[in-house]
Molecule: transfer RNA
Organism: Candidatus Dojkabacteria bacterium
């Protein structure tokens, strides 16, 4: 330089154009002399950034930044 993938919670991921979830971890609660285990409930997200098309976008389209591979 040119092509391809990926970017969603603190971590690791889901989510067919129609209310953004899960496990772990946090707080808090039950259980127990206590502790680990277990059960529950809470917070916690401008879905990388901008723009578009839709009634409606994490999801479809450009466009920029970053990581990562291939090709020259």
């Nucleotide at each position: 330089g040119c092509u391809g993938g990926c970017u969603u919670a603190g971590c690791u991921c889901a989510a067919u154009g129609g209310u953004a979830g899960a496990g772990c971890a946090u707080u808090c609660c039950c259980u127990u002399c206590g502790u680990a285990a277990g059960g529950g409930a809470a917070a916690g997200g401008u879905u990388a950034u901008g723009a578009g098309u839709u009634c409606a976008a994490a999801u479809c389209u450009c466009a920029u930044a970053g990581c990562c591979a291939g090709c020259u």